[in-house]
Molecule: c-di-GMP-I riboswitch aptamer
């Protein structure tokens, strides 16, 4: 150095949900919370795929009318606990 996680140690991480705070939504930030799970659930989000949201914009409709409601389009906003790209513990072989 490849391959790998069966039994193991020492550690580590935290989904849901609950408070608070931020946002327009997706979501994220904090918690002597909580414990579904993770061998990388560490790190990378325009410049690999792929989801999620859509304030603004743009187009259409609604309306006596409009800055004001309704679709519909669409990231520059988001998700790394979807794959994927990266560095790495520990044990096997």
């Nucleotide at each position: 150095g490849g391959u790998u996680g069966a039994a193991a140690a020492u550690c580590g991480c935290a989904a849901a949900c609950c408070a608070u705070u931020c946002g327009a939504a997706a979501g994220a930030a904090u918690g002597u919370g909580g414990a579904c799970g993770c061998a990388a659930a560490g790190c990378u989000a325009u410049a690999g795929g792929g989801c999620c949201u859509a304030a603004a914009a743009u187009a259409a409709g609604c309306u006596g009318a409009a800055u004001g409601c309704u679709u519909a389009u669409a990231a520059a906003g988001g998700c790394a606990g979807c794959c994927a790209g990266u560095u790495g513990c520990c044990g096997a072989u």